[in-house]
RNAcentral holds the sequence, with entries from ENA. Predicted 3D model of a 73-nucleotide RNA (transfer RNA) from an Anaerolineae bacterium. Its Rfam family is "tRNA". The family's RNA type in Rfam is transfer RNA.
RNA sequence: AUCUCUGUAGCUCAACGGAAAGAGCAUCUGAUUACGAAUCAGAAGGUUGUAGGUUCGAUUCCUACCAGAGAUA
Numbered sequence: 001a002u003c004u005c006u007g008u009a010g011c012u013c014a015a016c017g018g019a020a021a022g023a024g025c026a027u028c029u030g031a032u033u034a035c036g037a038a039u040c041a042g043a044a045g046g047u048u049g050u051a052g053g054u055u056c057g058a059u060u061c062c063u064a065c066c067a068g069a070g071a072u073a
Stems, first nucleotide, its partner, number of pairs: 001072007010025004018056001027043005049065005
């Protein structure tokens, strides 16, 4: 330099172009317990990497850029 893949909650990951973007772990609150752990119930937590474009509608499709990983030279 070229090509490929990845980027979504604190972490690990889902989500045919159409419900208010979900799950597990973690965090917080409550129940339970002599106190904890475990268990159960609930809550909070998102600019979907950035900027544009297509579309009635974009996490999803297109373009450029940024970051990470890999391949080739």
Description:
Model confidence (mean pLDDT): 80 of 100.